[in-house]
This record gives sequence, C1' cells and structure tokens, in this order.
RNA sequence: AGCAUCUCCUUGGGGUGCCCGUUCGGGCUGAGAGGUCUUCCAGAUCAACCCAUCGAACCUGAUCCGGAUGAUGCCGGCGGAGGGAUUGCGAGAUGACGAGCG
Repeated sequence: AGCAUCUCCUUGGGGUGCCCGUUCGGGCUGAGAGGUCUUCCAGAUCAACCCAUCGAACCUGAUCCGGAUGAUGCCGGCGGAGGGAUUGCGAGAUGACGAGCG
C1' cells in the first nucleotide's frame, strides 16, 4: 500500500398516524408526527430523525385477520411474503496482518 470495524462528510431512499378540543393548546405511539409557502383537496420546500443490498427504514398485499384501547398500521399475525435506496481514488479513529530499519 492493501484489509476489517466504527464515526463524520458527501450522495441517495423514506414516513409524518390517532384522539380531545376553545383552532390554539393538550394527550397516545414512535427514532421521527416540526416549520414555511401555495387556493381546499393536496402539493412543494426546509429542518430533525431513520435507512442504504450484511437492506424489517419504508412501500404493497390492506378498506386484511386476531387482541387491546377513549381512538389509531397501538400490539401481534400476515412475514424472512413481494418490492425497496447499491454514491465516493473523501476525512478520521481503532484493530489484525505484512514489510523495512534499529
């Protein structure tokens, strides 16, 4: 030099539900339920967070099935089912191995 692991940066992927209620605050789960803009629906954008093939982040099946709850994808099943983002001569740390010198 190369190798393994971890962290950071970069690049890419992703979701934002339920309830009370005075529409502004509060409650539940969660890593995350946030801000701003547009005319409602909804979308865009920024931030935080999670995930990137060793892939259960997330989507589909699903207006699914069982249980619990004031209610919900809240928990379990479905299910290691089907899909799913494979960036970089980048920076650093640690470790093993190897080589040189003493």
The prediction has a mean pLDDT of 76. TPP riboswitch aptamer (THI element) from Microvirga sp. VF16, 102 nucleotides, folded computationally. The source organism's lineage runs through Bacteria, Pseudomonadati, Alphaproteobacteria, Methylobacteriaceae and Microvirga. The RNAcentral record of the sequence draws on Rfam. Of the family's consensus pairs, 90% are formed in the model.